A computed fold for a 391-nucleotide RNA from Desulfatirhabdium butyrativorans, annotated as Bacterial RNase P class A. Its mean pLDDT, the model's own confidence on a scale to 100, is 76. Of the family's consensus pairs, 94% are formed in the model. It matches the Rfam family "Bacterial RNase P class A". Gene Ontology terms of the family: tRNA processing, ribonuclease P activity and dimeric ribonuclease P complex. Rfam classes the family as a ribozyme. The source organism's lineage runs through Bacteria, Pseudomonadati, Thermodesulfobacteriota, Desulfobacteria and Desulfatirhabdium. The sequence is in RNAcentral, with records from ENA. A source record names the gene rnpB.

[in-house]
RNA sequence: AACGUAGGGCAGACGGUCGCUGGAACCCUUAGAGGGUUCUGGAGGAAAGUCCGAACACCGCAGGGCAGGGUGCUCCAUAACGUGGAGUCGUGGUAACGCGAAGGAAAGUGCAACAGAAAAUACACCGCCUGCCUGAACCUCUUUCGAGAGGCGAGGGCCGGUAAGGGUGAAAUGGUGCGGUAAGAGCGCACCAGUCUUCCGGGUGACCGGAGGGCUUGGCAAACCCCACCCGGUGCAAGACCAAAUAAGGAAGCGUCUGAGGGCUGCCCGUCCGAGCUUCCGGGUAGGUCGCUUGAGGUGCCGGGCAACCGGCAUCCCAGAGGAAUGACCGUCGUUCCGCUUCGGGUAACCGGCGCGGAAAACAGAAUUCGGCUUAUGAACUGCGUUGGCC
Numbered sequence: 001a002a003c004g005u006a007g008g009g010c011a012g013a014c015g016g017u018c019g020c021u022g023g024a025a026c027c028c029u030u031a032g033a034g035g036g037u038u039c040u041g042g043a044g045g046a047a048a049g050u051c052c053g054a055a056c057a058c059c060g061c062a063g064g065g066c067a068g069g070g071u072g073c074u075c076c077a078u079a080a081c082g083u084g085g086a087g088u089c090g091u092g093g094u095a096a097c098g099c100g101a102a103g104g105a106a107a108g109u110g111c112a113a114c115a116g117a118a119a120a121u122a123c124a125c126c127g128c129c130u131g132c133c134u135g136a137a138c139c140u141c142u143u144u145c146g147a148g149a150g151g152c153g154a155g156g157g158c159c160g161g162u163a164a165g166g167g168u169g170a171a172a173u174g175g176u177g178c179g180g181u182a183a184g185a186g187c188g189c190a191c192c193a194g195u196c197u198u199c200c201g202g203g204u205g206a207c208c209g210g211a212g213g214g215c216u217u218g219g220c221a222a223a224c225c226c227c228a229c230c231c232g233g234u235g236c237a238a239g240a241c242c243a244a245a246u247a248a249g250g251a252a253g254c255g256u257c258u259g260a261g262g263g264c265u266g267c268c269c270g271u272c273c274g275a276g277c278u279u280c281c282g283g284g285u286a287g288g289u290c291g292c293u294u295g296a297g298g299u300g301c302c303g304g305g306c307a308a309c310c311g312g313c314a315u316c317c318c319a320g321a322g323g324a325a326u327g328a329c330c331g332u333c334g335u336u337c338c339g340c341u342u343c344g345g346g347u348a349a350c351c352g353g354c355g356c357g358g359a360a361a362a363c364a365g366a367a368u369u370c371g372g373c374u375u376a377u378g379a380a381c382u383g384c385g386u387u388g389g390c391c
Stems, first nucleotide, its partner, number of pairs: 001387007010378001012333007020042009044363001048374002051372005056235004068231005073087005088102001089100004103226002108224002110220002125166002127162003131158004138151005174192006193216010239290004249281006261273004297316008335360006342353004
C1' cells in the first nucleotide's frame, strides 16, 4: 500500500419557547362528558419484510395408518427453530479467509438441447489390423511377338477384429509404464487414483491415518422416488366480561264489543281506529372494560464453557395508544468534510495545530409479546491476520 476478517458502541449534546400523548395527586365545573395546575413516563437497531420458531388464546382431536408439507454431514446450544456455536468433508482463493438444500445413483422408473459414429445392455465415422475377392505399376520365365504363366503387390471391395490415436461434447467407461497381440484392450503385471470391505490406531461423532483383500461401476434426486426425523387449524380483528338498541324465544299480568291500547292533544270531554298491550327474563348491535405489557426481561459483577450459551448474586421497572402521541422553531457547543489565513515540521510532495467562513448528518417509525433470519441505512472507531514493496 492493497486486501481479508472480527467486534462492540453512537444514531448528536445542552438550554429556551410553543405543542402532542399515557399515568398519579390536587383543584374547578357538572346530570354526564369535561377543564386546569404540579410531578412523572413516552420508538428502533432495524420498530420494516411477515420468512421461520415459540409463548398465549380459541376451535379441533381415543389410538394407529394413508395422503400432504417440511427438514436432511456431525456434535453441542436452546422453550423451540429451517437459527446459532464448534467441527468434518467438498469447493474457490498465492494467502488471510470465503462459500456449500452436504442422506441414497450397486432398490426401481426416468432425463440429457446442440454437436458427435456413439449419451448407457456403450459405440466403429476417420484411423489401425487378420482373412477373402479384385488388382495398377514393376520383376522373372516362355513366346507363333498378338500374348501367356508365375512372383511382388500400391489401391479398391467384402466379412470381421480393435476404444491405443484423431475428431464431437458440459460429460465418452481411470492415469503412467512394461509385457502382451495380427492390431489392440485392466487382457496381465507394477506404481498411482477412486470405490467397497476386513483389521488396527485416533476421535463423543461426522471423519481421519495405517495395513490387507475385492473391484474399475459415468452424470442428474434444486426429476419421480427411497430412507430417517418432524408437523392439527386460525391468529390479540385471538379471546373474555359488561351492555343502550332491534328481532326471534320464554314467563307473569291485563284485555279481545262488559273495549286493553292508540290517533286528533299538554289535560278533560267527545269522536275515530281497534286485538293486542304492559313488565320482567333472554338476546347481544353501538359503546365500554379486560387481554396489555414483570418478561425464556434489562444492566453490572463473579463463576463455568474454545464458543453459541449457562449458572449465581446485586440492582432497575423502561411507551401501552386505539386512525393511533413521541413533534416544530431558535440559540450555544460538538463531529466530519471543503475553502481561506497564520504558526510549526519537512529538500519537496505533504503532514500537524490555532482561528474565520461555508456545507453535511442516513434508513426508518411501535400496535399482544418473545427468539432468530433477511432486507434498508450515516459518520466514525478498535483488534487480529494475509500478500507485496521499501528501509